[in-house]
RNA sequence: AUUUGGGUCUUGCGCGGCAGAGCCCUAUGAACCCCGUCAGGUCCGGAAGGAAGCAGCGGUAAAUAGUGCGCUCUGGGUGCCGCAGGGUCGCCCGGUCUGA
Numbered sequence: 001a002u003u004u005g006g007g008u009c010u011u012g013c014g015c016g017g018c019a020g021a022g023c024c025c026u027a028u029g030a031a032c033c034c035c036g037u038c039a040g041g042u043c044c045g046g047a048a049g050g051a052a053g054c055a056g057c058g059g060u061a062a063a064u065a066g067u068g069c070g071c072u073c074u075g076g077g078u079g080c081c082g083c084a085g086g087g088u089c090g091c092c093c094g095g096u097c098u099g100a
Stems, first nucleotide, its partner, number of pairs: 003095006009086006015079002018075006024068001025066004034059004042051003
C1' cells in the first nucleotide's frame, strides 16, 4: 500500500433490570339516602298470623393503609446482553497479500 472480518454509528426484535400505573391478597371502612338478619317496640287482624322496620350484628361500595414484587400494561441517553439489517473507510483491534 491492497484486501478482508469485527467494534465504535444507526434501526428493529428479544432477554434482563429500573420507574410508574392497574389487578390479585389482608385490614379499616355507610346513623339514613347499600344488602342481609332484624332483639325491643310500632302497625293490621276477633284470633291464627302478617307488614314495615330502629338499635345491634354480619357482608360490602367509594376510599385509605399494608403486603409481595405474583401477573399485566406503559416509558427511557436502562445493560463492559443476544440476534438480524443498514451505514462508512473517521478512529480502534485482527487476518490475507505486496514492497521497503
Predicted 3D model of a 100-nucleotide RNA (Bacterial small signal recognition particle RNA) from a Chloroflexota bacterium. Rfam family: Bacterial small signal recognition particle RNA. Rfam describes the family as follows. The signal recognition particle (SRP) is a universally conserved ribonucleoprotein involved in the co-translational targeting of proteins to membranes. Rfam classes the family as a non-coding RNA gene. For this family Rfam cites "SRPDB: Signal Recognition Particle Database" (Rosenblad et al., Nucleic Acids Res, 2003). The sequence was found by an Rfam model in a public genome assembly. Model confidence (mean pLDDT): 79 of 100. Lineage of the source: Bacteria > Bacillati > Chloroflexota.